[in-house]
Context: one part of a larger RNA
Molecule: small-subunit ribosomal RNA, 5' domain
Organism: uncultured bacterium
Order: sequence, then structure tokens, then C1' cells
RNA sequence: GGAUGAACGCUAGCGGCAGGCCUAAUACAUGCAAGUCGGACGGUAAGCGCCCCUUCGGGGGUGCGAGAGUGGCGCACGGGUGCGUAACGCGUAUGCAACCAGCCCCGUCCAGGCGGAUAGCCGGUGGAAACGCCGGAUAAUACGCCACGGUCCCGGAGGGGGGCAUCCCUUUCCGGGUGAAGCGGAGACGCGGGACGGGACGGGCAUGCGUGCCAUUAGCUGGUUGGCGGGGCGACGGCCCACCAAGGCGACGAUGGCUAGGGGAUCUGAGAGGACGGUCCCCCACACUGGAACUGAGACACGGUCCAAACUCCUACGGGAGGCAGCAGUGAGGAAUAUUGGUCAAUGGCCGCGAGGCUGAACCAGCCAAGUAGCGUGCAGGAUGACGGCCCUAUGGGUUGUAAACUGCUUUUAUGCGGGGAUAAAGUGCGGCACGUGUGCCGUUUUGCAGGUACCGCAUGAAUAAGGACCGGCUAAUUCCGUGCCAGCAGCCGCGGUAAUACGGAAGGUCCGGGCGUUAUCC
Repeated sequence: GGAUGAACGCUAGCGGCAGGCCUAAUACAUGCAAGUCGGACGGUAAGCGCCCCUUCGGGGGUGCGAGAGUGGCGCACGGGUGCGUAACGCGUAUGCAACCAGCCCCGUCCAGGCGGAUAGCCGGUGGAAACGCCGGAUAAUACGCCACGGUCCCGGAGGGGGGCAUCCCUUUCCGGGUGAAGCGGAGACGCGGGACGGGACGGGCAUGCGUGCCAUUAGCUGGUUGGCGGGGCGACGGCCCACCAAGGCGACGAUGGCUAGGGGAUCUGAGAGGACGGUCCCCCACACUGGAACUGAGACACGGUCCAAACUCCUACGGGAGGCAGCAGUGAGGAAUAUUGGUCAAUGGCCGCGAGGCUGAACCAGCCAAGUAGCGUGCAGGAUGACGGCCCUAUGGGUUGUAAACUGCUUUUAUGCGGGGAUAAAGUGCGGCACGUGUGCCGUUUUGCAGGUACCGCAUGAAUAAGGACCGGCUAAUUCCGUGCCAGCAGCCGCGGUAAUACGGAAGGUCCGGGCGUUAUCC
């Protein structure tokens, strides 16, 4: 000198863009953050509409209709944090003849028949509650069985081709096994269902190389290293097991200890290098602590389940409930870090044929000079060089200083008034047309949180807007007064003991300027 997620002191006009718990992965009140589908299914309260009956009390049917229930898809994404991890965790480059893959796309083929349940519901019953228990009836795209047989899988026999050890591809025959679902519509048809092959996206595994400090850590290792056989897995593998062998790693740093999420990047530097990993993007790990599996295409699952322990809360004392490292917000810690805001309008996600619903993702708004770039606080003229201040060699002079006053001008900004529809000629619904049948075009309808904002015009009037640090040398900038080794200053050298350019004040000056200094840290 540059830099910062900064803090502190003094000061502070504006909007734009970006940023904002670095500490206690501390404890959390409250609200919200993941639902959706009635075009899978049974059923439907209150209420409303219509029809029928009525003893005028009401009853029955039908349509709309909330919540709950069965079922499907989603909840494994998105969002947060950096505890752990020195590791194939990450980065990079390869391999899988050792693998998976819901939704999406392409192709081929198929969808015949049957059955038994169960929730909701009804009846009963336990409990303070959380939550149950018993009996009865019932539906499905829920569950199960049979069939056809496509390929597919397993076993056996054979032909052809290829390779990289185990092998891989293709083809014929025999035996065995394995699949499905309907819904909407008058219909055409649409949305779905099953099997197989391929694709895309995503994931899993393996390997080379790279990726901290300490040798004042030198030896480490029993599933340890390898083999045979098996189990398990989507798949390879001591991943696990039985048996056999005695190996394996290590000064090219094993083992141990300490520290740490990694990368793209960021800061600095001419570069080499050094430092760092906040915001944004990719990967990993974690979700009160520890452990475990279930469901599923995918989890060993932040707002799922079970167990254990700690903590908090409720209780009728028998027993129960909870997990903000989601968004806000609170206590605590700390030098220190924001609103219990608005909207789904856009972008994106989930569900749905759709209309649409949900979305603290996201987009906006609020607070903060905490950063960056920009604008402004006026411009021109004006010397009797005014008054005042300060200084001196003091009837005088110097300086503050064109600075002020005064004259003319401008109006960014400010205030007031008025105009203003960009982000949506997007998209949706309805109608029509075209063809390549899910696309395009036309007409019409409708959709903006921010926001009556940005932006534009007019009016008023210099009007609303400047400070901080420093002035001994390094280092740009000096005099006076006070103080008297005191009070104090200080980054280093050092100043202060009676004329202090170094302390404190004043005047003047220097530097930077909506900031200026100090502290901390890095180069």
C1' cells in the first nucleotide's frame, strides 16, 4: 500500500447493486415452512336448491356440499448447518465382461376370468389424556388366485461370432417360474395399467495421481494379508462366515497425536508464491446425543418409525408429549450480525386431465455507511482586501481571504402538484382455423405482491445536506498560549525536569471526504 462477513470512536443528504451470528452443532415460547388427487374407492354432517308424502311436529328421494377414512403420487427434492471427517471425503483422469434406475422419451406385445378381506360406518367398551380394544356389514387403480403366453428369469443340451483371466454377444430345443386396472366421455377418443428392449437424466462401486502440521509419535496389524468354498448385496469385495497358508503396512514416514469439511473460487503479489474457503455454484457430512431397521425406484430418512440416555413440558401419578443446524422471533454467549413483514404476479417444485391447491423455495418490501460504484451539499461576478479571530519587529503590518456581505444565474437533490403501466404483445379459460394430434395462429376474456413504485413534467426557493484524522523524523503540513519528567503522548526512533513545531488548547496548514480514524487479521 492493498484486502475484510469486521468491531469500536467521531460524523452523516440520496437512491442503485451486493452483504449481514465469524461466538454456544447453546436452550427454545408462538406462528408458518409438504402436500395434493372426488376423473382410483366406499361414504357424507350442518346447510342450501328441487320433487313427493304429511297427523303440520316432521319424514322420504335427489343434486351441491366440510372434515375424517381406504388408495395413488410426492414427502430421499427444495431449504439449513459445518459437528464429525486427513478419508477414494474432495479434485482430476479412467474403468465396471461387477451394477441400479420412479417420473420422462422411443419401439414391440398384452390387458381373459375369479376370490377373500379391511378401514371409514354401525353397536359395545377401556383410559384424565395420548391412544386403544371387542363384535357386525362394506368398496376400490388396495390385496390374493387361476389362465394365455410375449419376452424375461432359473436349470439342461447344441450352433455361430467376439474379447480383457474369470468371460461377453447372438441363436435353436426341452423342463420349471413369473404380469396387468381401471376412470372420464353419448361416442370418437383421452388419461392411466402390465411385460420386454433401447434412450435420457440421476445414482452406486473400483483405480492412477494430487490434496495439512508434529519424528520431542518408529515401529503398526488377528479378519490382520492372501487363498478355496459359501452367505449376503442392485453389484464387486474379509462386506460377513467356515477351513487353509503366514502374511500385510512402514524413514518414498506406517502407527499415533493435533488441526481441518473439499473444490470452483477469493485476497495479495510483476510473477513464482503465500494466505483463505463468508455470500454464489458443485461434491461430502450432519439433523438434541448414541444405536437400529422399516417403507420405498431412491433413505438408514431435518419438520417418519423403534430403542436407550440427557433435558423440557402435561398428568387424575396409572401414564404420556417434544426436538428451529427451515423462515421469522426469544433467552444466553459475545466487540458484533436484521422483520414474529407481503405475495404466489413472475421463475421453479409437488399433486391434479384440467380448473386449481400447496410452496418462509423464490420474488419483493423492512432494518444496518457493513461494502462498492454514482449523484449532491451550488455556479459566476465581487477588495473600502470589511468586522471578528490569530500572529509580529505593534500609530503599522501579515494571515484567515473572493472567503463573507452584496449582485446576477441555475434547480440535480428536497418539498408540493400532476402524469405514468415496463417487468405479462408471457400464461390460463372459452370459441374458431391449420396441420405433423399437440403444436402453431386468430378472436375474445382474464391475471401485478412490489406500487400509484420506477420514470416523466410543472411550481417553489440557494433553498434541505460536511466532516474526520494529522502537522518532531519516517511523512504532505507551524506558530502562540498553558503545563513544567507533572499532566500526558507514543507505530519505531523517542518527546515532557520554565521559551515543548512531539503533552493540552487556539489560530493557521496538510490529507482524505459521506466518510475519516483506531483495533484485529492476511498478503